[in-house]
RNA sequence: UCGACACUCUGGAAAGCGCUGGCCCUUGCGUCAGCCACCGAAGGAGAAAGCCGGGUAUUCGACCCAUCCGGCCAAGCUCUCAGGUAUCCCGACAGAGGGGGCGGC
Numbered sequence: 001u002c003g004a005c006a007c008u009c010u011g012g013a014a015a016g017c018g019c020u021g022g023c024c025c026u027u028g029c030g031u032c033a034g035c036c037a038c039c040g041a042a043g044g045a046g047a048a049a050g051c052c053g054g055g056u057a058u059u060c061g062a063c064c065c066a067u068c069c070g071g072c073c074a075a076g077c078u079c080u081c082a083g084g085u086a087u088c089c090c091g092a093c094a095g096a097g098g099g100g101g102c103g104g105c
Base pairs, nucleotide, nucleotide: 001104002103003102005099007097008096009095010094011093016036018035019034020033021032022031023030024028037085038084039083043081044079045078046077050072051071052070053069054068055067056066
């Protein structure tokens, strides 16, 4: 000095103030369970081009092309398990701050 990591502060979208029942007695924007409908930006899962390996095919023999199997392979894409759908909390990501001294120069 660059990157990464953690911490603190700040900003931060989407989608029902749903229905039923219980509990508390704090009657509330509470909590638990079930049901229906929805959201994607905690977390999680999926795999594209491409690359690699093995077989088939072709060939005198091979490479390439083709084809099959397997592996690696990203996201703000997809899924909606989890999470969420008024306030709060959470929140990918972004900005700021100082820090330890993990990696490179």